The part of an RNA shown here (small-subunit ribosomal RNA, 5' domain) has 522 nucleotides and comes from an uncultured prokaryote. The RNAcentral record of the full RNA draws on ENA. Model confidence (mean pLDDT): 82 of 100. It matches the Rfam family "Bacterial small subunit ribosomal RNA".

Context: one part of a larger RNA
RNA sequence: GAUGAACGCUAGCGGCAGGCCUAAUAUAUGCAAGUCGAACGGUAACAUGAGAGUUUGUUCUUGAUGACGAGUGGCGCACGGGUGCGUAACGCGUAUGCAACCUACCCUUAACUGGGGGAUAGCCCGAAGAAAUUCGGAUUAAUACCCCAUAGUAUUAUUUGAUGGCAUCUGAGAAUAAUUAAAGAUUUAUCGGUUAUGGAUGGGCAUGCGUCUGAUUAGUUAGUUGGUGAGGUAACGGCUCACCAAGACGAUGAUCAGUAGGGGGUCUGAGAGGAUGAUCCGCCACACUGGAACUGAGACACGGUCCAGACUCCUACGGGAGGCAGCAGUAGGGAAUAUUGGUCAAUGGGGGCAACCCUGAACCAGCCAUGCCGCGUGCAGGAAGAAGGCGUUCUGGGUUGUAAACUUCUUUUAUACAGGAAGAAAACGCCCUUGCGAGGGAAUAUGACGGUAGGAUAUGAAUAAGCACCGGCUAACUCCGUGCCAGCAGCCGCGGUAAUACGGAGGGUGCAAGCGUUGUCC
Numbered sequence: 001g002a003u004g005a006a007c008g009c010u011a012g013c014g015g016c017a018g019g020c021c022u023a024a025u026a027u028a029u030g031c032a033a034g035u036c037g038a039a040c041g042g043u044a045a046c047a048u049g050a051g052a053g054u055u056u057g058u059u060c061u062u063g064a065u066g067a068c069g070a071g072u073g074g075c076g077c078a079c080g081g082g083u084g085c086g087u088a089a090c091g092c093g094u095a096u097g098c099a100a101c102c103u104a105c106c107c108u109u110a111a112c113u114g115g116g117g118g119a120u121a122g123c124c125c126g127a128a129g130a131a132a133u134u135c136g137g138a139u140u141a142a143u144a145c146c147c148c149a150u151a152g153u154a155u156u157a158u159u160u161g162a163u164g165g166c167a168u169c170u171g172a173g174a175a176u177a178a179u180u181a182a183a184g185a186u187u188u189a190u191c192g193g194u195u196a197u198g199g200a201u202g203g204g205c206a207u208g209c210g211u212c213u214g215a216u217u218a219g220u221u222a223g224u225u226g227g228u229g230a231g232g233u234a235a236c237g238g239c240u241c242a243c244c245a246a247g248a249c250g251a252u253g254a255u256c257a258g259u260a261g262g263g264g265g266u267c268u269g270a271g272a273g274g275a276u277g278a279u280c281c282g283c284c285a286c287a288c289u290g291g292a293a294c295u296g297a298g299a300c301a302c303g304g305u306c307c308a309g310a311c312u313c314c315u316a317c318g319g320g321a322g323g324c325a326g327c328a329g330u331a332g333g334g335a336a337u338a339u340u341g342g343u344c345a346a347u348g349g350g351g352g353c354a355a356c357c358c359u360g361a362a363c364c365a366g367c368c369a370u371g372c373c374g375c376g377u378g379c380a381g382g383a384a385g386a387a388g389g390c391g392u393u394c395u396g397g398g399u400u401g402u403a404a405a406c407u408u409c410u411u412u413u414a415u416a417c418a419g420g421a422a423g424a425a426a427a428c429g430c431c432c433u434u435g436c437g438a439g440g441g442a443a444u445a446u447g448a449c450g451g452u453a454g455g456a457u458a459u460g461a462a463u464a465a466g467c468a469c470c471g472g473c474u475a476a477c478u479c480c481g482u483g484c485c486a487g488c489a490g491c492c493g494c495g496g497u498a499a500u501a502c503g504g505a506g507g508g509u510g511c512a513a514g515c516g517u518u519g520u521c522c
Stems, first nucleotide, its partner, number of pairs: 001521003005518005012375006018368002020333001025331003029328003034075003039072002042068002046066003049062005082286003091211008101203002106199002109196005114148004124137005154179007164169001184191002212258003219249003224246008261283001263281002265276004288309005311322004339365001341364003347361001348359004378409001380407002388400003392396001414459003423449001430441004466511005471492003477506005487494002
């Protein structure tokens, strides 16, 4: 000098930040991922309309309408948010390569969107179970599923082959054959569907270099190292397998052990370096522990599935349910770290044509001097140098001290009162232009924070100072008490009767809404 700090004393305000460093311990409760009726069959609830009954209170029927529980289907749930267990590794950083690869939604371009079929959930009927849930029968729809047709710049096979490359190779273009598509909705404006090309975005893989400590760890390795072939993958590859060879790594530190997420950065330092990796931004890993795959463009998936384990809960003992390292909150641990708050107004995300819905992302508010920065606790005058305190060489003088009193001034702040923001721009709809994207115009609505910030007026010095130290280092000295006691102390060292070093007082010094101590780093 610094700190995600803690502790002691003290404490007026604001702005901006930060806030479980320990038990990746266990978790009551609520919320954190839904949405689409413009894909579908429908109608449990609500509302409207219509009809029927009626005791004039209202009851019943009807998907007809707005809508919509449950269900099929689509998209999303792989993002966003959390944590740092593991990992010494192509994990990360940097630089390259992929002629060895994938990419939903989005954009570009081209072509197409023809015909048919069988189911199934729901609903209905029935059954089993304490429940979770499950089973049987009948029946029904689709942008769910299946079949046929059509198709090439797609895929596969065969032939030819410009070009490029150090090489294995590459394969523009051409020919032949075979195979694979589609879905509709509608308010008639549009929104979709299929195939292919290119792009964008995001990822995957490989490689050079860099990346902690220990030799009181010296040898390690059998899919091990390489080859041929096959399988597998989006893709290369011992990735896996069969066969063949015997290799591969290592004092330039293999292997083993310990420790650890890595980087941008942060702290310190003149720098070189050393230490560190909270907050913020990328990358990686993980989601009770271990394993596995499914779905999908994408996961081997935090709030999905299955199996095993530990733990907790329910149970009718037959069987079931669960996973806060999401946001709050609780217990525990600890020196120590906050509210079971508000809103989707803005920014962004998901779904939807849209209206809109969802969003503990986010934006805000609450708590905490945890930090940084800013402001204030008055200003000017005022000597009888008051009283009091302390001290003294004691009728006196010194100091506290212009300090106070007293007289003016000001009103930051405070209190009161009445007004009061920016953050709001878009979007939807309307009008005009336009072949299509789109462009232009007028108007309306929308604010959690918040009646907050900021400004005006009024009142009145009114509401606001502590902490540590004073032997030397080190700025700041006297008196009393104590008497190697009580105590102090970072180091040197103080204290045994005149202690500037202990305790108190007066005075002083330093910093100041903080001050001091402790821990850690340079």